[in-house]
Molecule: transfer RNA
Organism: SAR86 cluster bacterium SAR86E
RNA sequence: UCCCUGAUAGCUCAGCGGUAGAGCAGUUGACUGUUAAUCAAUUGGUCCGUGGUUCGAUCCCACGUCAGGGAG
Numbered sequence: 001u002c003c004c005u006g007a008u009a010g011c012u013c014a015g016c017g018g019u020a021g022a023g024c025a026g027u028u029g030a031c032u033g034u035u036a037a038u039c040a041a042u043u044g045g046u047c048c049g050u051g052g053u054u055c056g057a058u059c060c061c062a063c064g065u066c067a068g069g070g071a072g
Stems, first nucleotide, its partner, number of pairs: 001071007010024004018055001026042005048064005
């Protein structure tokens, strides 16, 4: 310098252009001698940034930032 992959909740990750989800974690309640476990409910997101395409973008395109891998 070039190529590829990734960036979404506190963490690990889903999400085939049409209201953003799961597990774990947190909070509240039930259960009980107490804790743990279990069960129920519930909180939490400028979807890395800036532009573009589109009626509509987490999703498609361009550029940038960061991380990982590869080529020379």